[in-house]
Predicted 3D model of a 265-nucleotide part of an RNA (large-subunit ribosomal RNA, domain VI) from a marine sediment metagenome. The RNAcentral record of the full RNA draws on MGnify. Its mean pLDDT, the model's own confidence on a scale to 100, is 83.

Context: one part of a larger RNA
RNA sequence: CGUUGGGUGCCUGAGGGGAAGGUCCCCUUAGUACGAAAGGAACAGGGGGCCGCGGCCACUGGUGUACCGGUUGUCCGGCAGGGCAUUGCCGGGCAGCUACGCCGUGUGGGAUAACCGCUGAAAGCAUCUAAGCGGGAAGUCCUCCCCGAGACGAGGCACCCGAAUAAGGGCUCCCGUAGAAGACGGGGUUGAUAGGGCCGGGGUGUAAGCGGCAAGGCCGCAAGGCCGAGCCGUUCAGCCCGCCGGCCACUAAUCGCCCGAAAUG
Numbered sequence: 001c002g003u004u005g006g007g008u009g010c011c012u013g014a015g016g017g018g019a020a021g022g023u024c025c026c027c028u029u030a031g032u033a034c035g036a037a038a039g040g041a042a043c044a045g046g047g048g049g050c051c052g053c054g055g056c057c058a059c060u061g062g063u064g065u066a067c068c069g070g071u072u073g074u075c076c077g078g079c080a081g082g083g084c085a086u087u088g089c090c091g092g093g094c095a096g097c098u099a100c101g102c103c104g105u106g107u108g109g110g111a112u113a114a115c116c117g118c119u120g121a122a123a124g125c126a127u128c129u130a131a132g133c134g135g136g137a138a139g140u141c142c143u144c145c146c147c148g149a150g151a152c153g154a155g156g157c158a159c160c161c162g163a164a165u166a167a168g169g170g171c172u173c174c175c176g177u178a179g180a181a182g183a184c185g186g187g188g189u190u191g192a193u194a195g196g197g198c199c200g201g202g203g204u205g206u207a208a209g210c211g212g213c214a215a216g217g218c219c220g221c222a223a224g225g226c227c228g229a230g231c232c233g234u235u236c237a238g239c240c241c242g243c244c245g246g247c248c249a250c251u252a253a254u255c256g257c258c259c260g261a262a263a264u265g
Base pairs, nucleotide, nucleotide: 001150005161006160007159008158009157010156011155015147016146017145018144021051022050023049024048025047026046027045028044034039052105053104054103055102056101060099061098062097063096067092068091069090070089071088072085073084074083075082076081094242108142109141110140115135116134117133118132168259169258170257171256172188173187174186175185176184193252194251195250196248197247198246199245200244201241202240203239204238209234210233211232212231213230216227217226218225219224
C1' cells in the first nucleotide's frame, strides 16, 4: 500500500516445510504347523536395547569467576575486616543453562508397483484383460508436528465504534515467561510490574565479641603471675540468595502526547 468504513478476539486451511523415524533382540504363539528323522516356522499379542529427531529440568550428574566455608604467602601497625596472588589454592553450592538425566517418537485408512486372483470374450476351448471387478509393498497420499488469507479467488464467526473524534492502537514509563535491533508478553496508582523491607523456602556450616577450659612457653627460690595454638558455651549461629511462595505502596511506573472510521444522518 492492497484486501472498498475502522477495529478487537477467535477460526477455516488453499498452499508450503518435516525423515521423524530407522533397526535389532527377547517372551508367548510352540518344540506347535511342516517333516520319516534331523530339524523347525508364521499370523497375532507382549517386553526391551541401540541410533536419529523433538521437548523438558521433578530426579541424577556437570557447570555455577552470585554465594558460604577452610587455608598459604604478603600488604593495610595489632584485633576485626579486607586487597593481591588464574576465582591464589581447596571443600561445598541455590537459580539458570545443561546431558551422562527424564518424557515423546501410535495407529488406521485411500490409491497403487511387481505380483496373485474373479468373471470373461476376441478364438464354441483356454486365458487376470480386451469391457468389468478384487487383493497386494519399508514405497505414495492422508491420519501426526510446524508455518500459513498478499489464498489479488485477499475467506469465515462473534463482538466493539456514530466525529473539537470513536472503538482501538502507538509513543512514553516500570519490567520479563521474550529478546541482536525491531518484534513478543506483563504492568502503569481503580496498581503488587520492578526495586526495597519483612516472613517462608534455600546455600554454607556454627560468625564477631564475651565467658569457661587449655597442650605448651616466659618470669619467679617458692607461693604465684603473664602469654597462649586450640576446645566448649552463647549459636540449627553468622553471612548470603540472579530463583520460588506470601505480605507491605516505602521507591519508581507521575503528568501526558500522537495516530486513528465509509455510507447514512